Glycine riboswitch aptamer from an Anaerolineae bacterium, 107 nucleotides, folded computationally.

RNA sequence: ACAAGCUCAAGAAGAGAGAUUUCGUCGAAGCGCGAGACGCCGAAGGGGCAAGCGACAAGUAAGCCAACUUGCGUGAAACUCUCAGGCAAAAGGAUUCUUGAGAUCCG
Numbered sequence: 001a002c003a004a005g006c007u008c009a010a011g012a013a014g015a016g017a018g019a020u021u022u023c024g025u026c027g028a029a030g031c032g033c034g035a036g037a038c039g040c041c042g043a044a045g046g047g048g049c050a051a052g053c054g055a056c057a058a059g060u061a062a063g064c065c066a067a068c069u070u071g072c073g074u075g076a077a078a079c080u081c082u083c084a085g086g087c088a089a090a091a092g093g094a095u096u097c098u099u100g101a102g103a104u105c106c107g
Base pairs, nucleotide, nucleotide: 006102007101008100009099010098011097012096013095018038020037021036022035023034024033025032039087040086041085045083046081047080048079052074053073054072056071057070058069059068060067
């Protein structure tokens, strides 16, 4: 000095699915809250796995290595599960863009 990337912060954008229903409670009502019933969503978080890889184990072969087979391990997601979360608004929200800061690299 420091591109891209990483971490953090701010701003903008940001989907899906019952304002379902029963009881209780606050309350003028609605909303909210607590406990259920049935039905749903996937983009907080979390779980699962393919190819590949393995100086691992067993077997075939066999002096050994290599090779092959079967296990085991590792192994991604916006895929999948639906634990958690969510199903009017609000809040939240993966992700994207912009700006700034930090540390470390390429050069």
Lineage of the source: Bacteria > Bacillati > Chloroflexota > Anaerolineae.